[in-house]
Context: one part of a larger RNA
RNA sequence: ACGAACGUUGGUGGCAUGCUUAACACAUGCAAGUCGUACGCAUAUUUAUAUGAGUGGCGGACGGGUGAGUAAUGCAUAGAAAUCUACCUUACACUGAGGAAUAACUAUCAGAAAUGAUAGCUAAUACCACAUACGCCAUAUUGGGAAAGCUUCGGCGGUGUAAGAUGAGUCUAUGUCUGAUUAGCUUGUUGGUGGGGUAAAAGCCUACCAAGGCGACGAUCAGUAGCUGGUUUGAGAGGAUGAUCAGCCACACUGGAACUGAGACACGGUCCAGACUCCUACGGGAGGCAGCAGUGAGGAAUAUUGCGCAAUGGGCGAAAGCCUGACGCAGCAAUGCCACGUGUGUGAUGAAGGCCCUAGGGUUGUAAAACACUUUCAAUAGGGAAGAUAAUGACGGUACCUAUAGAAGAAGUCCCGGCUAACUCCGUGCCAGCAGCCGCGGUAAUACGGAGGGGGCAAACGUUGUUC
Numbered sequence: 001a002c003g004a005a006c007g008u009u010g011g012u013g014g015c016a017u018g019c020u021u022a023a024c025a026c027a028u029g030c031a032a033g034u035c036g037u038a039c040g041c042a043u044a045u046u047u048a049u050a051u052g053a054g055u056g057g058c059g060g061a062c063g064g065g066u067g068a069g070u071a072a073u074g075c076a077u078a079g080a081a082a083u084c085u086a087c088c089u090u091a092c093a094c095u096g097a098g099g100a101a102u103a104a105c106u107a108u109c110a111g112a113a114a115u116g117a118u119a120g121c122u123a124a125u126a127c128c129a130c131a132u133a134c135g136c137c138a139u140a141u142u143g144g145g146a147a148a149g150c151u152u153c154g155g156c157g158g159u160g161u162a163a164g165a166u167g168a169g170u171c172u173a174u175g176u177c178u179g180a181u182u183a184g185c186u187u188g189u190u191g192g193u194g195g196g197g198u199a200a201a202a203g204c205c206u207a208c209c210a211a212g213g214c215g216a217c218g219a220u221c222a223g224u225a226g227c228u229g230g231u232u233u234g235a236g237a238g239g240a241u242g243a244u245c246a247g248c249c250a251c252a253c254u255g256g257a258a259c260u261g262a263g264a265c266a267c268g269g270u271c272c273a274g275a276c277u278c279c280u281a282c283g284g285g286a287g288g289c290a291g292c293a294g295u296g297a298g299g300a301a302u303a304u305u306g307c308g309c310a311a312u313g314g315g316c317g318a319a320a321g322c323c324u325g326a327c328g329c330a331g332c333a334a335u336g337c338c339a340c341g342u343g344u345g346u347g348a349u350g351a352a353g354g355c356c357c358u359a360g361g362g363u364u365g366u367a368a369a370a371c372a373c374u375u376u377c378a379a380u381a382g383g384g385a386a387g388a389u390a391a392u393g394a395c396g397g398u399a400c401c402u403a404u405a406g407a408a409g410a411a412g413u414c415c416c417g418g419c420u421a422a423c424u425c426c427g428u429g430c431c432a433g434c435a436g437c438c439g440c441g442g443u444a445a446u447a448c449g450g451a452g453g454g455g456g457c458a459a460a461c462g463u464u465g466u467u468c
């Protein structure tokens, strides 16, 4: 010093922090939706609205969690060129004329269910082709290439190109734990050419050719480990560490794969395989808390199945608004830090009681009692915010203010042989016990146990663990 634990004790407030172990398994609820100013239908009525599922758009690649893996496809610092970038901003140009379907729906059918099959009907900012495009892409031919409409006519959109901003991908150098009781490692391996591939350089992939490349300045192998800003200790150098907060990375039951998309090889998407759990009419299906709560297990050990979108921020929407376990708050825990209180003054007959005693007394001790005051905090009652801007406040009748009564409701814990501040009596008798080290205890123990007294710290004190 601590994300601590344990023992004893425990008044209040503020601010923080709270599964370090089993990346063990999870009941239940919630955590990602939104748009009718893109579209057709159905239902309900007040006949112009509402609701519902579906098509379509944007968002589910953010936010939130965890640290298993990773010793370098990572991180930190400094650079580089061969790249992409939805939404946003700026500039220029365009937005013409057509077509074929399909879900929903209806009918029939299959199935226990999950979910489907067939036939028919329909719309779009869904889909397809045509036209046009100096800039764009290819190439050296003049080749290829776009769009979507809605409207209350105010606007909102769509397409192409060029820039910006933001975000992301790639490469290089240097640094980045331990072991030599790991000394050799490597065949797409190292380089070249042709071809392929990517948004993009590249053995990234492939065919052929050459035989290279790395290594005692520690390759390879093995073990351990997310990295950093920081944190902690220290005068510093250095050591240890990487909770909370912030940046980056990796992962999402285990392993693999791609699809969609500007962006994923995608925590609450898809497919396949595996383990496990559940449903089943045995034919077949469903699931993934390392999101927030919560449960079991493990453990010395770590909280509520709370309130609210009022604020900040995010998604969608023209907007109203909807969603948001992000977030804001509340609850629990002396887990930590900080602050406050548990009274103040006077008070000697030095009361009683306790303890000691040389029996004179000493000490507890101004301590108590008593007298005089005060009311912080807590309690009760009344008022009552800022945080929000015209409205909207979960927190919350909270913070805060005022009044009322009364010392009233509020002190423990460890130690007293030396180190190390603090001493006597009784009990015990190498027993019972103590102990961090030295060491105490065998009949006068300041060291064990009790008592009186004293010392330290104090809502804490002590012990254990770890680090310096």
Stems, first nucleotide, its partner, number of pairs: 001466002004464005011340006017333002019298001024296003028293003033058003038055002041052005065251003074176007083168002088164008096130001098128002105120006136144002149156002177223003184214003189211008226248004230241004253274005276287004304330001306329003312326001313324004343373004353364004377409001379404005387395001412457005417438003423452005433440002

A computed fold for a 468-nucleotide part of an RNA from an uncultured Alphaproteobacteria bacterium, annotated as small-subunit ribosomal RNA, 5' domain.
It matches the Rfam family "Bacterial small subunit ribosomal RNA".
Model confidence (mean pLDDT): 86 of 100.